[in-house]
RNA sequence: GCGGGUGUAGCUCAGUUGGCUAGAGCAUCCCUCUGAUAAGGGGAAGGUCCCAAGUUCGAGCCUUGGCACCCGCA
Numbered sequence: 001g002c003g004g005g006u007g008u009a010g011c012u013c014a015g016u017u018g019g020c021u022a023g024a025g026c027a028u029c030c031c032u033c034u035g036a037u038a039a040g041g042g043g044a045a046g047g048u049c050c051c052a053a054g055u056u057c058g059a060g061c062c063u064u065g066g067c068a069c070c071c072g073c074a
Stems, first nucleotide, its partner, number of pairs: 001073007010026004019057001028044005050066005
C1' cells in the first nucleotide's frame, strides 16, 4: 500500500427486511428476604449507537469519507 472484519450502557454482547419507546446479562444503587452474609425476588439509574457528511417522511441499520483495533496479502 491492497483486501476483509469489528466499533451500541462501566464490561460482554443482541438489535431481523430502515418504522413509532434502543435492549439483555454481569456490575452499581435502593427495597425485599435472612439472626447475619451470600444466593433468590422486585425496582432504579446508566447511551450523542466511534466521528462527519449524504440518501430518506423516517437511519443503530443504507451510501461516502475519516479514525481506532483485529486478521490476511504484498
The RNA shown here (transfer RNA) has 74 nucleotides and comes from a Patescibacteria group bacterium. Taxonomically the source falls in Bacteria candidate phyla (Bacteria).